[in-house]
RNA sequence: GCCAUCUUAGCUCAGUCGGUAGAGCAUCUCACUCGUAACGAGAAGGUCGUGAGUUCGAUUCUCGCAGAUGGCU
Repeated sequence: GCCAUCUUAGCUCAGUCGGUAGAGCAUCUCACUCGUAACGAGAAGGUCGUGAGUUCGAUUCUCGCAGAUGGCU
């Protein structure tokens, strides 16, 4: 220098061939217990990396940029 893949909750990751975004762990509350932990119930937590384009509508499609990983030279 070129090519490919990835970027979603505090962490690890799903997801939608365009129509209200989810799980596990963690956090908080309640219940349970003599008390704590575990188990159980619930809650909170997201500009879906960023900018633009297409569209009635974009996390999803297209392009640029940034970052990460891998490959080739």
Predicted 3D model of a 73-nucleotide RNA (transfer RNA) from Patescibacteria group bacterium UBA5272. The sequence was found in a public genome assembly. It matches the Rfam family "tRNA". By type it is a transfer RNA. Its mean pLDDT, the model's own confidence on a scale to 100, is 82. Lineage of the source: Bacteria > Bacteria candidate phyla.